The RNA shown here (c-di-AMP riboswitch aptamer (ydaO/yuaA leader)) has 164 nucleotides and comes from a Solirubrobacterales bacterium. The sequence was found by an Rfam model in a public genome assembly. The model forms 96% of the base pairs in the Rfam consensus. Rfam family: c-di-AMP riboswitch aptamer (ydaO/yuaA leader). From the family's description: This family represents a conserved RNA structure found upstream of the ydaO and yuaA genes in Bacillus subtilis and related genes in other bacteria.
[in-house]
RNA sequence: CUCGCGCCGACGCCGAGCUCUUCCGACCACGGUCGAAGGAGGCGGGGGAACCAAUGCGGGCCGCGAACGCGGCACGCGGGGGCGAAUCGGCCGGAGAUCGGUCGUAGCGCUGAAGUUCAGCGCGAGCCCGUCAGCUCACCCCGUAGGCGCCGUACGGUCUAUGA
Numbered sequence: 001c002u003c004g005c006g007c008c009g010a011c012g013c014c015g016a017g018c019u020c021u022u023c024c025g026a027c028c029a030c031g032g033u034c035g036a037a038g039g040a041g042g043c044g045g046g047g048g049a050a051c052c053a054a055u056g057c058g059g060g061c062c063g064c065g066a067a068c069g070c071g072g073c074a075c076g077c078g079g080g081g082g083c084g085a086a087u088c089g090g091c092c093g094g095a096g097a098u099c100g101g102u103c104g105u106a107g108c109g110c111u112g113a114a115g116u117u118c119a120g121c122g123c124g125a126g127c128c129c130g131u132c133a134g135c136u137c138a139c140c141c142c143g144u145a146g147g148c149g150c151c152g153u154a155c156g157g158u159c160u161a162u163g164a
Base pairs, nucleotide, nucleotide: 011149012148013147014146018041019040020039021038022037024035025034026033027032042144043143044142045141046140047139052134056077057076058075060073061072062071063070064069079132080129081128082127083126088104089103090102091101092100093099107123108122109121110120111119115155116154118152
């Protein structure tokens, strides 16, 4: 000097996931800091009228009927929904699947004021409810986590420091 790893601090990114406060405990430089259990505000999400929208398949039984068919009853099968950007396809493997791989894709994020321009880099998961929930006033309920980073150009002009 370079590279890699770990820790601390600052600054920042995804995300609703932030602020204040009560009480108890620990630490302390006695100013405060951290943690557990609560409360409030803010932010985020779900359920929930009227109106509107919507009404799977199969055979069986009953009623109307000339018939096609229509309506009702119970049963069986298939489901359906929520958070989130994270959906939908082609190909290959596999007996098959809600499985694996690969290539795309609806959609989403970043490049350190906002915004615009060009250029580039990524994500495109996972979890939950349990046969049940469209919208939805009043009303009711829930969450406030977790995980990461040192990464450009031009205009614009933010913030900070110093000097006057």